A computed fold for a 78-nucleotide RNA from uncultured Methylobacter sp., annotated as c-di-GMP-I riboswitch aptamer. Its mean pLDDT, the model's own confidence on a scale to 100, is 79. Rfam family: c-di-GMP-I riboswitch aptamer. Rfam links the family to the GO term cyclic-di-GMP binding. From the family's description: GEMM was predicted in a large-scale screen for bacterial structured RNA regulatory elements. Of the family's consensus pairs, 95% are formed in the model. Taxonomically the source falls in Methylobacter (Bacteria, Pseudomonadati, Pseudomonadota, Gammaproteobacteria). The sequence was found by an Rfam model in a public genome assembly.

[in-house]
RNA sequence: AUAGUGUAAAGCUAAACCCGUUGUGAGGCGGGGGCAGAAAACUGCGGGUCUUGGCAACAAGACGGCUGGGUUAUCACU
Numbered sequence: 001a002u003a004g005u006g007u008a009a010a011g012c013u014a015a016a017c018c019c020g021u022u023g024u025g026a027g028g029c030g031g032g033g034g035c036a037g038a039a040a041a042c043u044g045c046g047g048g049u050c051u052u053g054g055c056a057a058c059a060a061g062a063c064g065g066c067u068g069g070g071u072u073a074u075c076a077c078u
Base pairs, nucleotide, nucleotide: 003078004077005076006075012037013036017032018031019030020029021028022027035065041071042070043069045068046067047066048063049062050061051060052059053058
């Protein structure tokens, strides 16, 4: 350096819910909280779900803690 296996602890992230803030909305951000996580880190490229506008076709968005793919990474052992 690469590959495999394993742990959730040393460190890390943070569901529901509550408060504040922002957005028409799905949601985002900050604080509390802790269900969980080995990529629950990043990526909206494929599928999926959701929102707004639209009669519809469709358009513009949201979700990476739904999933396939891609990129990078921690600890222990081999």